[in-house]
RNA sequence: GGUAGUGGCACGGGGUGCCGCCACGGGCGGCUGAGAUCACACCCGUCGAACCUGCUCUAGUUCGUACUAGCGGAGGGAUGUCGCCAUGAGCGCAC
Numbered sequence: 001g002g003u004a005g006u007g008g009c010a011c012g013g014g015g016u017g018c019c020g021c022c023a024c025g026g027g028c029g030g031c032u033g034a035g036a037u038c039a040c041a042c043c044c045g046u047c048g049a050a051c052c053u054g055c056u057c058u059a060g061u062u063c064g065u066a067c068u069a070g071c072g073g074a075g076g077g078a079u080g081u082c083g084c085c086a087u088g089a090g091c092g093c094a095c
Stems, first nucleotide, its partner, number of pairs: 001091001005084006011045004016039001017031006051076003057070004
């Protein structure tokens, strides 16, 4: 300055695409991202845009079905407990 959430533990939910090359049962490299089944990782858990459907949708961009935005005051979607917090926490900036 400025907001209504935020942290621990346990438990649970979720995604893992697109492109190029090669000697093509597979391997290597590139793109975006927190994460592309490198993961005891990452993200999310109703205060729910984590993620799924719509959707190989619409507009843009692109080599691209990836990426950006819309769709979205659409529909679904996984919890308990203890603490902190409108007497302003968490968060941002400066010293």

Overview:
A computed fold for a 95-nucleotide RNA from Phycicoccus endophyticus, annotated as TPP riboswitch aptamer (THI element). The source organism's lineage runs through Bacteria, Bacillati, Micrococcales, Intrasporangiaceae and Phycicoccus. The coordinates come from a structure-prediction model, not an experiment, and the mean pLDDT is 80.